[in-house]
Context: one part of a larger RNA
Molecule: large-subunit ribosomal RNA, domain II
Organism: Halamphora yundangensis
RNA sequence: AUCAACAAGUUUAUAUUAGUAGCGAGCUUAAAAUAAAAAAAUUUUUAGGCAAAAAAAAAUUGAGUGUUAAAAAGCAAUGUAGUUUCUAAUGUAAAACCCGAAACUAAGUGAUCUAACCAUGAACAGGUUGAAUUUCAAUGACAACAUUGAUUGAAGGACCGAACUCGUGUAUGUGGCAAAAUACUGAAAUGAUUUGUGGUUAGGAGUGAAAGGCUAAUCAAACUUAGAGAUAGCUGGUUUUCUGCGAAAUCUAUUUUAGUAGAGCAUUUAAAAUUUUUACUAUAAGGUAGAGCUCUCGAUAAGCAAUGGGAAUGAAAAUUUUACUGAGUUUAUUGAAACUUCGAAUAUAAAGUAAUUUAAAUUUUAAAGAGACAGACUGUGAGUGCUAAGAUUCAUAGUCAAAAGGGAAACAGCCCAGAUUAAUGAAUAAGAUUUUUAAAAAUAAUUAAGUGAAAAAAAUGUGAAUAAUUGUUAACAGCCGGUACGUUAGCUUGGAAGCAGCUAUCUUUUAAAGAGUGCGUAAUAGCUCACUGGUCUAGGUUUUUCGCAUUGAAAAUGUAAAAAAACUUAAAUUAUUUGUCGAAUUCGUAAAUUUUAAAAUUUAUUUUUAAAAUGGUAGCAGAACGUUCUGUAUAUUAAAGAAGAUUUAUAGUAAUAUAAGUUGGAAAAAUCAGAAGUGAUAAUGUUGAU
Numbered sequence: 001a002u003c004a005a006c007a008a009g010u011u012u013a014u015a016u017u018a019g020u021a022g023c024g025a026g027c028u029u030a031a032a033a034u035a036a037a038a039a040a041a042u043u044u045u046u047a048g049g050c051a052a053a054a055a056a057a058a059a060u061u062g063a064g065u066g067u068u069a070a071a072a073a074g075c076a077a078u079g080u081a082g083u084u085u086c087u088a089a090u091g092u093a094a095a096a097c098c099c100g101a102a103a104c105u106a107a108g109u110g111a112u113c114u115a116a117c118c119a120u121g122a123a124c125a126g127g128u129u130g131a132a133u134u135u136c137a138a139u140g141a142c143a144a145c146a147u148u149g150a151u152u153g154a155a156g157g158a159c160c161g162a163a164c165u166c167g168u169g170u171a172u173g174u175g176g177c178a179a180a181a182u183a184c185u186g187a188a189a190u191g192a193u194u195u196g197u198g199g200u201u202a203g204g205a206g207u208g209a210a211a212g213g214c215u216a217a218u219c220a221a222a223c224u225u226a227g228a229g230a231u232a233g234c235u236g237g238u239u240u241u242c243u244g245c246g247a248a249a250u251c252u253a254u255u256u257u258a259g260u261a262g263a264g265c266a267u268u269u270a271a272a273a274u275u276u277u278u279a280c281u282a283u284a285a286g287g288u289a290g291a292g293c294u295c296u297c298g299a300u301a302a303g304c305a306a307u308g309g310g311a312a313u314g315a316a317a318a319u320u321u322u323a324c325u326g327a328g329u330u331u332a333u334u335g336a337a338a339c340u341u342c343g344a345a346u347a348u349a350a351a352g353u354a355a356u357u358u359a360a361a362u363u364u365u366a367a368a369g370a371g372a373c374a375g376a377c378u379g380u381g382a383g384u385g386c387u388a389a390g391a392u393u394c395a396u397a398g399u400c401a402a403a404a405g406g407g408a409a410a411c412a413g414c415c416c417a418g419a420u421u422a423a424u425g426a427a428u429a430a431g432a433u434u435u436u437u438a439a440a441a442a443u444a445a446u447u448a449a450g451u452g453a454a455a456a457a458a459a460u461g462u463g464a465a466u467a468a469u470u471g472u473u474a475a476c477a478g479c480c481g482g483u484a485c486g487u488u489a490g491c492u493u494g495g496a497a498g499c500a501g502c503u504a505u506c507u508u509u510u511a512a513a514g515a516g517u518g519c520g521u522a523a524u525a526g527c528u529c530a531c532u533g534g535u536c537u538a539g540g541u542u543u544u545u546c547g548c549a550u551u552g553a554a555a556a557u558g559u560a561a562a563a564a565a566a567c568u569u570a571a572a573u574u575a576u577u578u579g580u581c582g583a584a585u586u587c588g589u590a591a592a593u594u595u596u597a598a599a600a601u602u603u604a605u606u607u608u609u610a611a612a613a614u615g616g617u618a619g620c621a622g623a624a625c626g627u628u629c630u631g632u633a634u635a636u637u638a639a640a641g642a643a644g645a646u647u648u649a650u651a652g653u654a655a656u657a658u659a660a661g662u663u664g665g666a667a668a669a670a671u672c673a674g675a676a677g678u679g680a681u682a683a684u685g686u687u688g689a690u
Stems, first nucleotide, its partner, number of pairs: 001690006011094009021084003026050003032044002054061002064075002097237002100234001104227006115201009124191001126160003129156001135150006165187002169184004203219001205215003240624006250263005265371001267368008277355005283349002290342001291340002296336009308324001309322005375400010405416003420591003425587003431581003434565003440578007452567001457551002461548005467542004478535005484508001486506001489503003514529001518527002592614009625679001627676005636668002644663008
């Protein structure tokens, strides 16, 4: 991993509600007893329980009662329906749907592993070093003592290094040779050494040269058994079918936010009431968007200006003054969620009218038992944040959740659209219509960027519109010429001559030419422009707005911002027109079920017709299928072949049923009822087989 078997809402008591059957102002037996072999049934027993009256702590009183000085308020009456059996659902108490802790407590078992200790034994090749000490001699005048030289000696948690003990580094090994090893390399190796045997100390305890180490492959509290099915608001699992309805992820509270309770939302039953929905009409309240500056708090500019500070004068009072300060005020402008003299649209309320519907819809009440209280994204209005986030918190609408189908290449939350079943056509939605790929053409423009996804900004891209100006009295651009005189204007300056700077900016000759537009020189010079002549020839120059393009444009595995091929008067973009394709939508055909209505027939049900409905998680409700056992059943089927296995066919919406063939070789179990150890693709399920 596969297959098979096993594997989870049970049982008892009690309470409530609904249904059911009996009796009914009553209902009911429990234990016990009762002829018969036993059981069931029958009969007896009315103890007790519930109801029929309550109030009070109670005496007690009583349709009232207790409190009180008295009363109100309180509870109970002023309505006779209960009670017992059975069935179902749920609550409560119990292990209470099943499996699952880490832990806690008690009583025991362990020191053959290991820690420390006790007793008694054992082990340490070989080599090196050479302490104290001994003796002799010399020297210090002797001695003591010291020094030196010989001599003796054999100390040491001494040295090197096997056994033994340990385990430093590396490699291998990692389902290994091994639940800690192997190889090489290492450490200590007469000692706080190593070791044999026997013994002592134990579970909040031991032992520990101390690492929370070790205490039998188990240690921040061993192991075994018991309490014990500990508890688990946590994870996982919870077994056949069909039908009807169908949520929530919010509010409030919570040692509460993984839970729970009440409400909201869903279901079933019973009863009742009305309208619901949409549009319009007139009405009502409002202070949002916007707007505004009257108020409040701010901002900008200018003016006036109190107070205060400085300065001057003065004996003081005070007066004058100021690049100081600037309350307040005037004028103009302006911002605001916690400003408002104003003020919509939507939304809301209660009316009226109309439509729709009444075979529908909505609401309310009572009872019963649920789920849910982790939501997600999108559009809109806001807060937090960076007007960041597939961020977060509200409001509002939608979808998903619990919704399949078509579109968006793929794509829970986007667009279209809500799948009862079957087959096959038609019409459409969103969206498409060159090919992949079902279906297309036309008209008028734009784009040249393969633009066809992005900003500020930039720019003789290009199209359209707009306004102004200029031009055959020759424009704009190009080319060939001129561009002068007083004068080197005055001043300044070392110099200043059109061209460093300051002042002024005139005159003449002219077709025209600035006391000079730029380059240039130390200053001149030189080049050039304005201005003008000629040549040439028909439009030129500028403003504003819009469309489409260009640059701006950088990302991580591979084109990858069209799905691809590819596309240029398009297969791109804009505008217009008419087709077509396109879904589980709608319509048509056949059929099923549910509800309601009508009719018929029959009587507890059936048939026909019509209309509407039939996506669905949690969940509620209903109807069925199958398994084992019991009664029915001393019946029925079965060796002329039961159950089981296997194959096929048929029937049914399905769970399933029936028949036949083969195999099998002895039991099976219609119908209607009853009772449950009653249904497995899932629990890292359990056991077995492979």